[in-house]
RNA sequence: ACAAAAUAUUGGCAAACUUACUGAAAGGUAGGGACGCAAAGCCAUGGGUCUAAUGGAUGGGUGACAUUCUAUGACUGCCAGGUUGCUAUU
Numbered sequence: 001a002c003a004a005a006a007u008a009u010u011g012g013c014a015a016a017c018u019u020a021c022u023g024a025a026a027g028g029u030a031g032g033g034a035c036g037c038a039a040a041g042c043c044a045u046g047g048g049u050c051u052a053a054u055g056g057a058u059g060g061g062u063g064a065c066a067u068u069c070u071a072u073g074a075c076u077g078c079c080a081g082g083u084u085g086c087u088a089u090u
């Protein structure tokens, strides 16, 4: 110096729930709040998951409408991958 494990310090993030705003929805942003987290920092690249406004299909009085498929919308606190990084002792 590097790798792994255990314990610890100073800080960091913030699930559920909730208030406001926003969005067709999923979701997002901000405040409150802490279940947890050593990358729960960053990147939608692969898989996965959620939503279906739009578009397609089917039914229909061919109109309303109903059912179904669809990501171009999302999620990194679902799993990989990439990348950067703080800390004392054993």
Base pairs, nucleotide, nucleotide: 005090006089007088012037013036017032018031019030020029021028022027035077041083042082043081045080046079047078048075049074050073055069056068057067058066059065
The RNA shown here (c-di-GMP-I riboswitch aptamer) has 90 nucleotides and comes from Sporomusa termitida. Taxonomically the source falls in Sporomusa (Bacteria, Bacillati, Negativicutes, Selenomonadales). Of the family's consensus pairs, 95% are formed in the model. RNAcentral holds the sequence, with entries from Rfam.